[in-house]
RNA sequence: GCGCCGGUAGUAUAGUGGUUAGUAUGCGAGCCUUCCAAGCUUGCGACCCGGGUUCGAAUCCCGGCCGGCGCA
Numbered sequence: 001g002c003g004c005c006g007g008u009a010g011u012a013u014a015g016u017g018g019u020u021a022g023u024a025u026g027c028g029a030g031c032c033u034u035c036c037a038a039g040c041u042u043g044c045g046a047c048c049c050g051g052g053u054u055c056g057a058a059u060c061c062c063g064g065c066c067g068g069c070g071c072a
Stems, first nucleotide, its partner, number of pairs: 001071007010025004018055001026044006048064005
C1' cells in the first nucleotide's frame, strides 16, 4: 500500500429500513434479612466521525478515524 471483518450504556453483547435501541453485568434507591451475600422491584446510562440515499438510517452507499486478520 491492497483486501476482508469489526466499532452500540462503565464492561460484554443482540438488533434483515419504521419497536420506547433489547439483554447480561455495573452503579443509585427501595423491599427482604439480626447483619452480609443471594433474591425481588425500580431508576441511571449507548448507536466512532462527516456526508449521501430515503417519507423514515444503528441498519443501505461514499469518505475518514481506530482495532483485528490476511496479502505484498